RNA sequence: GGAGUUGGACGGACCGUCGCCGCGCCUCGCAAGGGGCGGGGAGGAAAGUCCGGGCUCCAAUGGGCAGGGCGCUGGGUAACUCCCAGGGGGGGCGACCCCCGGAAAGCGCAACAGAAAGCAGACCGCCAGGCGGCCUUCGGGCCAUCGGGUAAGGGUGAAACGGUGGUGUAAGAGACCACCAGCGAACGUGGCGACACGAUCGGCUAGGCAUACCCCGUCUGGAGCAAGACCAAAUAGGGAGGCAGGCUGGCCCGGCUAUUGCCUCCGGGUAGGUCGCUUGAGGUGGUCGGUAACGGCCAUCCUAGAGGAAUGACGGUCUCCCGCCUUCGGGCGGUGACAAAACCCGGCUUACAGUCCAACUCCGGCA
Numbered sequence: 001g002g003a004g005u006u007g008g009a010c011g012g013a014c015c016g017u018c019g020c021c022g023c024g025c026c027u028c029g030c031a032a033g034g035g036g037c038g039g040g041g042a043g044g045a046a047a048g049u050c051c052g053g054g055c056u057c058c059a060a061u062g063g064g065c066a067g068g069g070c071g072c073u074g075g076g077u078a079a080c081u082c083c084c085a086g087g088g089g090g091g092g093c094g095a096c097c098c099c100c101g102g103a104a105a106g107c108g109c110a111a112c113a114g115a116a117a118g119c120a121g122a123c124c125g126c127c128a129g130g131c132g133g134c135c136u137u138c139g140g141g142c143c144a145u146c147g148g149g150u151a152a153g154g155g156u157g158a159a160a161c162g163g164u165g166g167u168g169u170a171a172g173a174g175a176c177c178a179c180c181a182g183c184g185a186a187c188g189u190g191g192c193g194a195c196a197c198g199a200u201c202g203g204c205u206a207g208g209c210a211u212a213c214c215c216c217g218u219c220u221g222g223a224g225c226a227a228g229a230c231c232a233a234a235u236a237g238g239g240a241g242g243c244a245g246g247c248u249g250g251c252c253c254g255g256c257u258a259u260u261g262c263c264u265c266c267g268g269g270u271a272g273g274u275c276g277c278u279u280g281a282g283g284u285g286g287u288c289g290g291u292a293a294c295g296g297c298c299a300u301c302c303u304a305g306a307g308g309a310a311u312g313a314c315g316g317u318c319u320c321c322c323g324c325c326u327u328c329g330g331g332c333g334g335u336g337a338c339a340a341a342a343c344c345c346g347g348c349u350u351a352c353a354g355u356c357c358a359a360c361u362c363c364g365g366c367a
Stems, first nucleotide, its partner, number of pairs: 001363010012318007020041002023038006043338001047349002050347005055224004067220005072086005087100005101215002106213001108209002123154002125150003129146002132143004162180006181205001183202003187198004228275004238266007245257004282301008321334005
């Protein structure tokens, strides 16, 4: 200098003018409301709503089934499918990245090619034999055909049922043998463990997919701030009572009626209002414990809470990037991504103009 890997940080800055949404104080006003001052007002993802939790209401004796999530081991955490450390496998020269229960329980699936694709298969080839033809130096050779043996060789495929060498055989084959690879069982040593290493025995070989069903283990009630709590009109309707009215009755009391009118009271819901609502598993710094994730302690900081929803516009100076011009000082023009809180947190994933920092890897050059 070039090419990368991992982690982290930023996401235009300042000033002025005019606005927008909350809050506090002062002030004018009987009130409704108005005015002044001060302070606050989006993100790293606020997003997708994919996981996990807090909170709230409903349900709930216990157990099981079904359904759903998750899946190497140990730890962290409120919890997780997240994070940290480790184990095993795979990829990369490397920094580093990716994957993770069971396929020797059952059941199933596999395009194309290929003769054959799952306790496989005979297309070519190889081999012995039968019938036939031709040749013959009479030993046999060649050709054609028939059924058979053979998975060592060729060819197809992502994959063809261990590898190499030998014995063996008509040709062959774990048929047998040696070594190697791999698998299973019980054992020893190390490790909390996943697992690693070692030695013994066995059968000679066991393919892939579990994001196909399934099996095993483990977790799991439902709904969500439009949760939910409180206050509470008008109108209509509901309930209780009283008076008038009506019925009974010759009349009064009484009884019945309440649907008609008026009055009083009660309760529920709606409109509307208030709370929930933002101080929290919170941020920053230090220190201690821990490899780390993280945790303990101390100090310090307060940072939107609004209703379908404010956080904006203009101007100036500078800045990032791009283009053009240049007398190399600069000038002119354009652009500034992804995206917008809605109860709150922890994650994951996805989007992103333009940058910056740290550690590490590989290659090249120079000293």